[in-house]
RNA sequence: CGCCGAACCUGCGACCUCGCAGGACCGGGGACCCAAGGUCCUUUUUGGGGUGAAUCGGCUUCGUGCCGUAGGGCGAUCUUCCCCGCCCGAACCCGUCAGCUAACUCGGUAGGCGGUCGAGGGAGAA
Numbered sequence: 001c002g003c004c005g006a007a008c009c010u011g012c013g014a015c016c017u018c019g020c021a022g023g024a025c026c027g028g029g030g031a032c033c034c035a036a037g038g039u040c041c042u043u044u045u046u047g048g049g050g051u052g053a054a055u056c057g058g059c060u061u062c063g064u065g066c067c068g069u070a071g072g073g074c075g076a077u078c079u080u081c082c083c084c085g086c087c088c089g090a091a092c093c094c095g096u097c098a099g100c101u102a103a104c105u106c107g108g109u110a111g112g113c114g115g116u117c118g119a120g121g122g123a124g125a126a
Base pairs, nucleotide, nucleotide: 001114002113003112004111008023009022010021011020012019013018024109025108026107027106028105029104034099047097048094049093050092051091056068057067058066059065071088072087073086074085075084080123081122082121083120
């Protein structure tokens, strides 16, 4: 100076990455209506659910190694579309419990990366 992400701004106080408050952004719970909802038996750990793009499938020498894929990100003044190129396609949480959901209510504002004058092309707008 940029990127992923909600994870930023302002003020006060601390004194070292902290605390409080406000704004802004993000997420959870939570009515009517809608959805769901018949009886019996069995089952009710094959639990169920949430954040997130991160699902699903195949092969496998079983190393979780490889190949795809729903989906997602980047390409530098900003935004949008097309083409092209390069990547990701994880991880964690709740705790037997939650459909949607106004009022209401409860939380989060982390972390991780890249660059050093360099940053693909076209069209349009501001």

The RNA shown here (c-di-AMP riboswitch aptamer (ydaO/yuaA leader)) has 126 nucleotides and comes from a soil metagenome. Model confidence (mean pLDDT): 79 of 100.